[in-house]
RNA sequence: GGGCUCGUGGUCCAGUGGUUACGACGUCGCCCUUACAAGGCGGAGAUCACCGGUUCGAUCCCGGUCGGGCCCA
Numbered sequence: 001g002g003g004c005u006c007g008u009g010g011u012c013c014a015g016u017g018g019u020u021a022c023g024a025c026g027u028c029g030c031c032c033u034u035a036c037a038a039g040g041c042g043g044a045g046a047u048c049a050c051c052g053g054u055u056c057g058a059u060c061c062c063g064g065u066c067g068g069g070c071c072c073a
């Protein structure tokens, strides 16, 4: 330098062109316990990396940029 691939709550990850983006861990409150842990209930937490395009509508499709990974040179 070229090709492929990934970027989604604090962390790990699912997801699909259409009303409110799934789950786990973590975190906060309550219940339970003499207390802790475990367990139960509830809450908060996301610019779906950034810019532009296509579309009635984009987290999803297309182009570019940035960052990570793999392969080739």
Stems, first nucleotide, its partner, number of pairs: 001072007010025003018056001027043005049065005
Predicted 3D model of a 73-nucleotide RNA (transfer RNA) from Thermoplasma sp. Rfam family: tRNA. Rfam classes the family as a transfer RNA. The coordinates come from a structure-prediction model, not an experiment, and the mean pLDDT is 82. The source organism's lineage runs through Archaea, Thermoplasmata, Thermoplasmatales, Thermoplasmataceae and Thermoplasma.